[in-house]
Order: sequence, then structure tokens, then C1' cells
RNA sequence: UCCGGAGUAGCUCAAUGGUAGAGCAGCUCGCUGUUAACGAGCUGGUUGUCGGUUCGAGUCCGACCUCCGGAG
Repeated sequence: UCCGGAGUAGCUCAAUGGUAGAGCAGCUCGCUGUUAACGAGCUGGUUGUCGGUUCGAGUCCGACCUCCGGAG
């Protein structure tokens, strides 16, 4: 320098172009002699950045940033 992949909650990951979710973690409550475990509920998001297409974008298109892999 070129090619490919990834970037979404604190972490690991989902999400046909049509309300952004799950598990774990955190908080509250229940259960009990107490803790753990278990059960119920709650909180938590500028979907990497900036533009474009569209009635509507996490999703499609472009540029850039970061990381991983490959080629030279």
C1' cells in the first nucleotide's frame, strides 16, 4: 500500500428496511437464623464517526477511525 472481516447496554452476543432485545453483571424485594443458591421486579443504548438513499436505516451506499486476519 491492497483485500477481507468486526465495531450495538459494564461484558458476551442477537435483531426480514418498520417499537433496539437476550444472557451474565448491577440495584430493589421475596425466600432464611445468616450467606450462597433460587424466585419476582427494576435500571442501563448518540447502534464507532460524518454524510447519502428511503415515508422509514442497527440493517443499504460512500468516506473516515479503531481492532483482527490475509497479500505484497

Transfer RNA from Candidatus Peregrinibacteria bacterium CG11_big_fil_rev_8_21_14_0_20_46_8, 72 nucleotides, folded computationally. It matches the Rfam family "tRNA". Gene Ontology term of the family: triplet codon-amino acid adaptor activity. By type it is a transfer RNA. Rfam's curators write: Transfer RNA (tRNA) molecules are approximately 80 nucleotides in length. It was read from a public genome assembly. Its mean pLDDT, the model's own confidence on a scale to 100, is 81.